Predicted 3D model of a 514-nucleotide part of an RNA (small-subunit ribosomal RNA, 5' domain) from Candidatus Paceibacter sp. It matches the Rfam family "Bacterial small subunit ribosomal RNA". It was read from a public genome assembly. Lineage of the source: Bacteria > Bacillati > Minisyncoccia > Candidatus Paceibacteraceae > Candidatus Paceibacter.
[in-house]
Context: one part of a larger RNA
RNA sequence: GGAUGAACGCUGGCGGCGUGUCUAAGGCAUGCAAGUCGAACGGGUUACUGGAGUCAGCAAUGAUUUUAGUGACUAGUGGCAAACGGGUGAGUAACACAUUAGUAAUCUGCCCCGAAGUUCGGAAUAACGGUCCGAAAGGACCGCUAAUACCGGACGUGAUCCAAGGAUGAUGUCCUUGGAGGAAAGCCCAAAAGGCGCUUCGGGAGGAACUUAUGGCUUAUCAGCUAGUUGGUGGGGUAAUGGCCCACCAAGGCUAUGACGAGUAGCAGGCGUGAGAGCGCGACCUGCCUCAGUGGAACUGAGACACUGUCCACACUCCUACGGGAGGCUGCAGUCGAGAAUCUUCCUCAAUGGGCGAAAGCCUGAAGGAGCGACGCCGCGUGCGGGAUGAAGGGCUUCGGCCUGUAAACCGCUUUUAUUUGGGAAGAAGCGCAAGCUGACGGUACCAAAUGAAUAAGAGGUUGCUAACUCUGUGCCAGCAGCAGCGGUAAUACAGAGACCUCAAGCGUUAUCC
Repeated sequence: GGAUGAACGCUGGCGGCGUGUCUAAGGCAUGCAAGUCGAACGGGUUACUGGAGUCAGCAAUGAUUUUAGUGACUAGUGGCAAACGGGUGAGUAACACAUUAGUAAUCUGCCCCGAAGUUCGGAAUAACGGUCCGAAAGGACCGCUAAUACCGGACGUGAUCCAAGGAUGAUGUCCUUGGAGGAAAGCCCAAAAGGCGCUUCGGGAGGAACUUAUGGCUUAUCAGCUAGUUGGUGGGGUAAUGGCCCACCAAGGCUAUGACGAGUAGCAGGCGUGAGAGCGCGACCUGCCUCAGUGGAACUGAGACACUGUCCACACUCCUACGGGAGGCUGCAGUCGAGAAUCUUCCUCAAUGGGCGAAAGCCUGAAGGAGCGACGCCGCGUGCGGGAUGAAGGGCUUCGGCCUGUAAACCGCUUUUAUUUGGGAAGAAGCGCAAGCUGACGGUACCAAAUGAAUAAGAGGUUGCUAACUCUGUGCCAGCAGCAGCGGUAAUACAGAGACCUCAAGCGUUAUCC
């Protein structure tokens, strides 16, 4: 000198774009953050329309019951989603990450392409009704019922397995023949056509898993480490290879090119600095990994060993009728605590994206925005021109004068900004048969007019390094200080004043890195 997720002191006009718990992965009140589909299904509630019945009435009509249909809403069964998106950096020195190569050792819902099919039956169960238990959370028994829920049979191109033959060869792969062998669900509609689904197989895309080589911290005041340890055979397990696990057999395996131990640490793209080599860092954004009170486990599923799922244990908090229950902000806000220190319990799904749905649409603290903080960067302004042999005030003085200083006053001008008034977006693509409807930001940006220099300057420094000097006070005191060093009666170094210098809505100090 440059830099920072900064903090502190003094000061502070505006805008744009960024950015904001680095500490206690400490504890959390409250609200929200994952739902959706009635075009899978049986019910329930409700509105309307038609039919039938009963009661009141002379009738019109009113009330009520039942039935059929249409619409709306919906607890439950069922499907898909909930494994994404969002947060964190605790752990981890490891195939965690980066780059590379491979899987003839692999899986893959939704999506795309291609081939074929979509047949016949069955038994339940929630909801619901009834009885009962419990303070609650919740639960027990009996009875009824539906499905794209569950189960069985059939046909079956292919998949898969076995046997034989052939080609090639790498533990494979391909071709032919024979045998074994497992499937499905319906819904909407003018009932036609069609659309959405379902089943099996092949391929693709994207995703995931495993393996290989290389690379990147400190420490030898850590020198030996290892028993599923190293390898083999056989099995189990997995989507799949493998001591991944098990039985048996052998005695191996790693290490001074640093094993083992200890400390520290998420990794990378990148960021800071530097001419570079390098050194330091890993906030924000992106990719990967990791965790979800602590520890453990599996279930469901294409995918989890699952942040707002389940079970167990523990710690903590809460409710309780004392028998027993409930909870998990390292999501968005917010709160206590800790700390030098870090924001609103805001608006909207209008856009982008995600989930579900045929769609309308619903959900979305993802996201888009607004708010707060000079925390950072950038931009703008705090006026411009004229104006004295130079006002006043202040300072210095050799008392002549000099400086502040064209500075002010005064005259003229302008209006960025400010205030007021009027106009006023783009961002919109979509949706709907159509008419038409849809913007949180926001009456914002922007435009025009009016008013009036009006609303807007400080901080640090002035001995040398280092740009900038005098007076007064003090008297090795009080104090200053980054280093050298100043101060003991003429201090340009302390304190005040004036003048000056440098930066400027900032200026200094501290901390850290180069």